[in-house]
Predicted 3D model of a 73-nucleotide RNA (transfer RNA) from a Planctomycetota bacterium. Its Rfam family is "tRNA". Gene Ontology term of the family: triplet codon-amino acid adaptor activity. NCBI's taxonomy places the organism under Bacteria, Pseudomonadati, Planctomycetota.
RNA sequence: GGCGGGGUAGCUCAGUUGGUAGAGCAGCGGAUUCAUAAGCCGCGGGUCGUGGGUUCGAGUCCCAUCCCCGCCA
Numbered sequence: 001g002g003c004g005g006g007g008u009a010g011c012u013c014a015g016u017u018g019g020u021a022g023a024g025c026a027g028c029g030g031a032u033u034c035a036u037a038a039g040c041c042g043c044g045g046g047u048c049g050u051g052g053g054u055u056c057g058a059g060u061c062c063c064a065u066c067c068c069c070g071c072c073a
Base pairs, nucleotide, nucleotide: 001072002071003070004069005068006067007066010025011024012023013022019056027043028042029041030040049065050064051063052062053061
């Protein structure tokens, strides 16, 4: 340098045909207990890497760009 995969919550990851951004774990609160843990109930948390474009509407489609991984040279 070329090709492919990936970047979404604190972490690990989903998101199907473009139509309200989600799960588990973690965190916080409650109840329970002599107390703690586990389990139970509830709650909060997002610039979807960045900048543009298309569209009534973009995590999703298009272009550029940054970072990570792999292969080739």